RNA sequence: GCGGGAGUAGUUCAGACCGGAGAGAACGGACCCCUCGAAAGGUUCAGGUCGCGGGUUCGAAUCCCGCCUCCCGCACCA
Numbered sequence: 001g002c003g004g005g006a007g008u009a010g011u012u013c014a015g016a017c018c019g020g021a022g023a024g025a026a027c028g029g030a031c032c033c034c035u036c037g038a039a040a041g042g043u044u045c046a047g048g049u050c051g052c053g054g055g056u057u058c059g060a061a062u063c064c065c066g067c068c069u070c071c072c073g074c075a076c077c078a
Base pairs, nucleotide, nucleotide: 001074002073003072004071005070006069007068010027011026012025013024020058029045030044032042033041051067052066053065054064055063
């Protein structure tokens, strides 16, 4: 340099193929219940630029373009 894959909550990931209210799950965190007190269990809550920018559209996590980071393969390797 070329091709492919990935990027969504603190962590691990679904959702994307086929655009349509409200962005979700588990774990983790906080409060409360329970307990003599913890653990376990239960309730509630907080936590997000959906990697970045632009485009299309009434509407974009999802489609298109460019870029960034990581991984894999190929090429190059004086």

Predicted 3D model of a 78-nucleotide RNA (transfer RNA) from a Spirochaetaceae bacterium.
NCBI's taxonomy places the organism under Bacteria, Pseudomonadati, Spirochaetota, Spirochaetales, Spirochaetaceae.
The coordinates come from a structure-prediction model, not an experiment, and the mean pLDDT is 82.
It matches the Rfam family "tRNA". By type it is a transfer RNA.